[in-house]
RNA sequence: UUUUUAUACCGAGGCGCGGAGAGACAGGCUCGACGAACCGCCGGCAACCCCCACCAAGUGGAACGGUGCCAACCGAAAGCCAGCGAAACCCUUUCCUGGCCAUAUAAAAA
Numbered sequence: 001u002u003u004u005u006a007u008a009c010c011g012a013g014g015c016g017c018g019g020a021g022a023g024a025c026a027g028g029c030u031c032g033a034c035g036a037a038c039c040g041c042c043g044g045c046a047a048c049c050c051c052c053a054c055c056a057a058g059u060g061g062a063a064c065g066g067u068g069c070c071a072a073c074c075g076a077a078a079g080c081c082a083g084c085g086a087a088a089c090c091c092u093u094u095c096c097u098g099g100c101c102a103u104a105u106a107a108a109a110a
Stems, first nucleotide, its partner, number of pairs: 001110008013042004021031003043070003048066002051061004079100005085095004
C1' cells in the first nucleotide's frame, strides 16, 4: 500500500515546544495570537488485540502490555443512488426511509 472482517452511539485534557493554521473531502458552519497544526511529557477515555471465566458461536470480567482516541448533536448531517413515501412549489426544493461510496481505527492476510 491492497484485500477481508468489525466498529465509527457514548466517553475522556493539562503542561511544554511551536508560531498560523485546523476540523479527512467541494459547499456550509465552527475553532484559532485569550496561541492553530506538528512534536514531547503527564493524565484520562475506551476496550480492537492480548489476559481470565463459562460453553464452540457468544457472553461476562479485567485494564499490566500492543494500538486507538480525548472542541462540537462535526454526525457521511451535508455527497451519490433508489422509493409506489411526505410537504410546498410549479418542475424544482425540502424532509423521510433504505442502500452505496468515501474516510478513520482495530485485527488478520498478501